Guanidine-I riboswitch aptamer from an Actinomycetes bacterium, 98 nucleotides, folded computationally. Its Rfam family is "Guanidine-I riboswitch aptamer". Rfam links the family to the GO term regulation of gene expression. A reference for the family is Nelson et al. (2017), "Metabolism of Free Guanidine in Bacteria Is Regulated by a Widespread Riboswitch Class", Mol Cell. It was read from a public genome assembly, where an Rfam model found it.

[in-house]
RNA sequence: UAGCUAUGCGUCUAGGGUUCCGCACCGAUUGGGUGGCUUGGUCCGAGAGGCGCAGGUGGACUUAGUUCACUACACGGAGGGAUAAAAGCCCGGGAGAU
Numbered sequence: 001u002a003g004c005u006a007u008g009c010g011u012c013u014a015g016g017g018u019u020c021c022g023c024a025c026c027g028a029u030u031g032g033g034u035g036g037c038u039u040g041g042u043c044c045g046a047g048a049g050g051c052g053c054a055g056g057u058g059g060a061c062u063u064a065g066u067u068c069a070c071u072a073c074a075c076g077g078a079g080g081g082a083u084a085a086a087a088g089c090c091c092g093g094g095a096g097a098u
Stems, first nucleotide, its partner, number of pairs: 007054006015044002020041002022038001023035004055071007073093001075096001079091003
């Protein structure tokens, strides 16, 4: 200097907006309109957050398996994208920094 690897899923939270519900206001009851500068429910949701399951690596053993151990570290714009819309989602362990 370059390359490879640093896993996947579920669930919860930080966080997020407003399609639906609720709420508030207006209208009128023909099932409406406006508001997320409406606490909330549905919903989205972390590489660098939690928990769990699986996967991976190594050891031992009574070896189609069982069991034990390990699975490190991680500061980060701007801009763009999706969805109803936004975000710590995705681009992205990106650009950059150390």